[in-house]
A computed fold for a 115-nucleotide RNA from Aquibacillus saliphilus, annotated as SAM riboswitch aptamer (S box leader).

RNA sequence: CUCUUAUAAAGAGUGGCAGAGGGACAGGCCCUGUGAAGCCCGGCAACCGUUUUUACUUAUGUGAAAAAAGGUGCUAAUUCCUGCAAAGCAACUAAGUUGUUUUGAAAGAUGAGAG
Numbered sequence: 001c002u003c004u005u006a007u008a009a010a011g012a013g014u015g016g017c018a019g020a021g022g023g024a025c026a027g028g029c030c031c032u033g034u035g036a037a038g039c040c041c042g043g044c045a046a047c048c049g050u051u052u053u054u055a056c057u058u059a060u061g062u063g064a065a066a067a068a069a070g071g072u073g074c075u076a077a078u079u080c081c082u083g084c085a086a087a088g089c090a091a092c093u094a095a096g097u098u099g100u101u102u103u104g105a106a107a108g109a110u111g112a113g114a115g
Stems, first nucleotide, its partner, number of pairs: 001115007013041001015040003021031003025083004042075003047071002050067007079107001084104009
C1' cells in the first nucleotide's frame, strides 16, 4: 500500500511544553491566543492478548461473564451534518419541486487476519 472482516448515538483533563491552526475530502456548520496542531503526563475503552469463572463440544474449538500486565486505538459536537439510492410523511402543486424521517449503500476511521 492492497484485500477480507468486525465495530462505531457511550466514555475519557481546571495538567506541562508549544505557538496558529484544526474538525479525512467537497458543501455546510463549528472549535481555536479564555491557546489550534504536535509532544509528554494523566485518563477512557475492551479490538488483539493475558488471567479467572462458566455453558456447549471429540477437541488445544465456539460462546458468555469478570479483570486490565502488555500491543494498538481514542481523549468537542452521532463518523459534527450532508454527499448515492429506496420508502414514508408534510407543504406547494398540472407535471413535479421542496422540507423532513427511516433504511440500505458509498467514502473515511480503528482493531484483527492475509498478501